[in-house]
Description:
The RNA shown here (SAM riboswitch aptamer (S box leader)) has 95 nucleotides and comes from [Clostridium] methylpentosum DSM 5476. Lineage of the source: Bacteria > Bacillati > Eubacteriales > Oscillospiraceae > [Clostridium] methylpentosum. Model confidence (mean pLDDT): 87 of 100. Of the family's consensus pairs, 93% are formed in the model.
RNA sequence: GUCUUAUCAAGAGUGGUGGAGGUAACAGGACCUGUGAAGCCCGGCAACCUUUUGAGUAAGGUGCCAAAUCCUGCGGCUAUGCCGAAAGAUGAGAA
Numbered sequence: 001g002u003c004u005u006a007u008c009a010a011g012a013g014u015g016g017u018g019g020a021g022g023u024a025a026c027a028g029g030a031c032c033u034g035u036g037a038a039g040c041c042c043g044g045c046a047a048c049c050u051u052u053u054g055a056g057u058a059a060g061g062u063g064c065c066a067a068a069u070c071c072u073g074c075g076g077c078u079a080u081g082c083c084g085a086a087a088g089a090u091g092a093g094a095a
Stems, first nucleotide, its partner, number of pairs: 002094007013042001015041003021032003026073004043065003048061004069087001074084004
């Protein structure tokens, strides 16, 4: 990298460092950001896997910590919305 499967409207910082970007990619929107972006460290949340406990209790492996996966993009319908798909993210498993 490919395939299978589960989940994706909850939750998580007035910290340190760092200095200009960021919200996956493309397009269109809408936003965050020098009142300090990304990254890194610390801290925290959560409970997918393993072990464990009377108990998500505790430890470990991941993951995550603006906004629904920020929204739309394709299809359907009883349609200013709803449902589904695709794509994506994460876990677990498989060849």